[in-house]
RNA sequence: GCCAGAAUAGCACAGCGGUAGUGCAACGGUUUUGUAAACCGUAGGUCAUCGGUUCGAAUCCGAUUUCUGGCU
Numbered sequence: 001g002c003c004a005g006a007a008u009a010g011c012a013c014a015g016c017g018g019u020a021g022u023g024c025a026a027c028g029g030u031u032u033u034g035u036a037a038a039c040c041g042u043a044g045g046u047c048a049u050c051g052g053u054u055c056g057a058a059u060c061c062g063a064u065u066u067c068u069g070g071c072u
Stems, first nucleotide, its partner, number of pairs: 001071007010024004018055001026042005048064005
């Protein structure tokens, strides 16, 4: 330099163009003499950034940034 992939909650990841989710972690509660475990609940998101398409975009298109892999 060229090509491909990835970016979504604190962490690991899902998510056919139509209400953004799961597990763990956090917080509160039940249980216990107490802790852990278990169970119930709550909170937490500019879906990397900018623009485009669309009635409607995390999802489709383009550019940019960062990371990973491959080729030279």